Record summary
The RNA shown here (SAM riboswitch aptamer (S box leader)) has 105 nucleotides and comes from Pedobacter glucosidilyticus. The coordinates come from a structure-prediction model, not an experiment, and the mean pLDDT is 77.
RNA sequence: CGCUUAUAGAGAAAGACGGAGGGAUUAGACCCUACGAAGUCUUAGCAACCUGUGCUUACAAGGUGCUACAUUCUACUUAGGGUGAAACUCUAGGAAAGAUAAGUG
Numbered sequence: 001c002g003c004u005u006a007u008a009g010a011g012a013a014a015g016a017c018g019g020a021g022g023g024a025u026u027a028g029a030c031c032c033u034a035c036g037a038a039g040u041c042u043u044a045g046c047a048a049c050c051u052g053u054g055c056u057u058a059c060a061a062g063g064u065g066c067u068a069c070a071u072u073c074u075a076c077u078u079a080g081g082g083u084g085a086a087a088c089u090c091u092a093g094g095a096a097a098g099a100u101a102a103g104u105g
Stems, first nucleotide, its partner, number of pairs: 001105007013043005021032003026075004044067003048064003051060003071097001076094007
């Protein structure tokens, strides 16, 4: 990096360095940010999957991971509604894409 499967309800931040971006990508919208973004380090924490104990939904925190809000919304598609129809728009779902884990090449 590719493939398969599962999940997304909840949870959990301070400090130092740094110095303008960030919320995956493209476009638009929305939001965070000099009252300090990304990133790095230290310490602390959370508990999704694996693991261990328990054996019934709990504990541990070893591995991966995570610690603004939210897979933020729209884009493709299906059904229904608004409109005489179209454009447009609203609601519900699916797909795609991305994230994390486990397995595999």